[in-house]
Context: one part of a larger RNA
Molecule: small-subunit ribosomal RNA, 3' major domain
Organism: uncultured bacterium
RNA sequence: UGACGGGGGCCCGCACAAGCGGUGGAGCAUGUGGUUUAAUUCGAUGAUACGCGAAAAACCUUACCCGGGCUCGACAUGCAUCAGACAGGCGUAGAGAUACGCCCUCCGCGAGGCUGGUGCACAGGUGCUGCAUGGUUGUCGUCAGCUCGUGUCGUGAGAUGUUGGGUUAAGUCCCGCAACGAGCGCAACCCCUACCGUGUGUUACCAUCAUUAAGUUGGGGACUCGCACGGAACUGCCGGUGAUAAACCAGAGGAAGGUGGGGAUGACGUCAAAUCCUCAUGGCCUUUAUGUCCGGGGCUACACACGUGCUACAAUGGUCGGUACAGAAGGAAGCGAAGUCGUGAGAUGGAGCAGAUCCGAGAAAGCCGAUCUCAGUUCGGAUUGGAGUCUGCAACUCGACUCCAUGAAGUCGGAAUCGCUAGUAAUCGCGGAUCAGCAUGCCGCGGUGAAUACGUUCCCGGGCCU
Numbered sequence: 001u002g003a004c005g006g007g008g009g010c011c012c013g014c015a016c017a018a019g020c021g022g023u024g025g026a027g028c029a030u031g032u033g034g035u036u037u038a039a040u041u042c043g044a045u046g047a048u049a050c051g052c053g054a055a056a057a058a059c060c061u062u063a064c065c066c067g068g069g070c071u072c073g074a075c076a077u078g079c080a081u082c083a084g085a086c087a088g089g090c091g092u093a094g095a096g097a098u099a100c101g102c103c104c105u106c107c108g109c110g111a112g113g114c115u116g117g118u119g120c121a122c123a124g125g126u127g128c129u130g131c132a133u134g135g136u137u138g139u140c141g142u143c144a145g146c147u148c149g150u151g152u153c154g155u156g157a158g159a160u161g162u163u164g165g166g167u168u169a170a171g172u173c174c175c176g177c178a179a180c181g182a183g184c185g186c187a188a189c190c191c192c193u194a195c196c197g198u199g200u201g202u203u204a205c206c207a208u209c210a211u212u213a214a215g216u217u218g219g220g221g222a223c224u225c226g227c228a229c230g231g232a233a234c235u236g237c238c239g240g241u242g243a244u245a246a247a248c249c250a251g252a253g254g255a256a257g258g259u260g261g262g263g264a265u266g267a268c269g270u271c272a273a274a275u276c277c278u279c280a281u282g283g284c285c286u287u288u289a290u291g292u293c294c295g296g297g298g299c300u301a302c303a304c305a306c307g308u309g310c311u312a313c314a315a316u317g318g319u320c321g322g323u324a325c326a327g328a329a330g331g332a333a334g335c336g337a338a339g340u341c342g343u344g345a346g347a348u349g350g351a352g353c354a355g356a357u358c359c360g361a362g363a364a365a366g367c368c369g370a371u372c373u374c375a376g377u378u379c380g381g382a383u384u385g386g387a388g389u390c391u392g393c394a395a396c397u398c399g400a401c402u403c404c405a406u407g408a409a410g411u412c413g414g415a416a417u418c419g420c421u422a423g424u425a426a427u428c429g430c431g432g433a434u435c436a437g438c439a440u441g442c443c444g445c446g447g448u449g450a451a452u453a454c455g456u457u458c459c460c461g462g463g464c465c466u
Base pairs, nucleotide, nucleotide: 007466008465009464010463011462012461013460015456016455019420020419021418022417023416026311027310028309029308030307031306032305033304034302035301042053043052064297065296066295067294068293069292070291073122077121078120079119080118081117082116083115084114088103089102090101091100092099093098124286125285127284128283129282133280134279135275136274137273138271140269145184146183147182148181149180150179151160152159153158164175165174166173190263191262192261193260195231196230197229198228199227200226201225205220206219209218210217234257237251239249240248241247313413317372318371319370320369321368322367323366330359331358334353335352339348340347341346379410384405385404386403387402388401389400390399426448427447428446429445430444431443432442
């Protein structure tokens, strides 16, 4: 000077408290440990690993295992030398990779190019080291801190500034002060959202006038909405408190009130934190193999343990019928309408659409009516049998979905533990990325829409002073 303390003071945070809903019990999904295995590829391991890398493991991916092949090589550049076809098509063998054979094309020569053979430099490595590294990332933490110049003090390490009195979300601002200033952070500038105006008006909109089954058509430029540019909020105004300051409290006006609500933005540093399997890279190792091609298998195993989720245990419900209202995003090897067939998954069909026009697309919870009447049930749907659909070269290992049958555990979950303060929790559906196919995961979108916060004694984490 720091760090630490079951030292002290002050302060903050869904940290506790006050509430609401979960996890922990069940079945299943998924990840991990363990075990097993020829292989179950590798990494991630308190918070900060475990629906994580992986925004898609049937083959491929794929790095693992078994087997079959190749050795200048699947891929790059160059040199020397030899050959002229290589390629393409067909056939045979084979699990395939490949091997062999036939056909065909061009030009007489040289050079070049290309292809192949041989030799050489070399290629290659998801092999090791993240404790040799760059880059990137997590975390403390969006916490309010971290520093510097000059000056001053101290023999010096250092201190001061940055402490103190107030105040703030904030080292935010004010006052004081041997300090005066400055930088990185805070805030603001950026994007979305909430209100208004101006301009514009199609594919959007429809009040008035006609018209139709329908904003469908004529028309309109009001409204909604889209796009662009502006305005508006600043403690600006009034009152009170306060050191007359900063500020705080209350009020008015206002669509919005005190950083309006979200996002992006992450200081100096910490954890020799993570990543050599994104990429790059030093060193080491390998070079007829730790490289590379192919077929099959495995990553999907299963006495068990843990994490994260989904579905439930029912009547605020299940089933059946009728009926209403979104937002955001996507579509050309794509989205695919109407119609027809099928109980259904789906098939057929092919209109329209590179989209405010067409399509996926019926939102669901909701509302109205009927039924069930508290049961392991008309709850719950696992599991299993049968029959199918779709994608794809191919669904046995190992896909998703449909129909019929089957109908398990489960009657609200011990100790413990998690999330959340408002359009939030809870609940309901919809879309997208990845993607041939495959979503209970992830990332978004809207619908319905709560309860509670006395307070800071205590638990956890953090900040300042001592």